[in-house]
């Protein structure tokens, strides 16, 4: 020099990882204008009861917080990943020819 195969490079695309959003679950969360249950009190009854209901107790909504989980979107990020594209250009391996 020549053949080739591989890494880099290119486009997709896995998985990670960072953001963000939305769903799960947890925890607080309503003096009335939510629910439950309703002590005193208070109405009605002759009376047995009854009836509305504050406090308090539980329970929940908006919502706030937190979270190892679940989805989704996104990226000058990463990988011994995958495919697929080329031979400009470098690195590498192997066969070969010359000098």
């Nucleotide at each position: 020099g020549g053949c080739u195969g591989g890494a880099u490079c290119c486009u997709g695309u896995g998985c990670a990882c960072u953001g963000a959003a939305g769903g799960g679950c947890u925890a607080c969360g309503a003096a009335c204008c939510c629910c439950g249950c309703c002590a005193g009190g208070c109405c009605c009854g002759g009376a047995a009861g009854g009836g509305a209901g504050c406090a308090a107790c539980g329970g929940u909504a908006a919502g706030u917080a937190g979270u190892u989980c679940c989805u989704u979107c996104a990226g000058g990020u990463g990988c011994u990943g995958c495919a697929g594209g080329g031979u400009a250009g470098u690195c590498u391996g192997g066969c070969u020819g010359g000098a």
Molecule: Bacterial small signal recognition particle RNA
Organism: Candidatus Calescamantes bacterium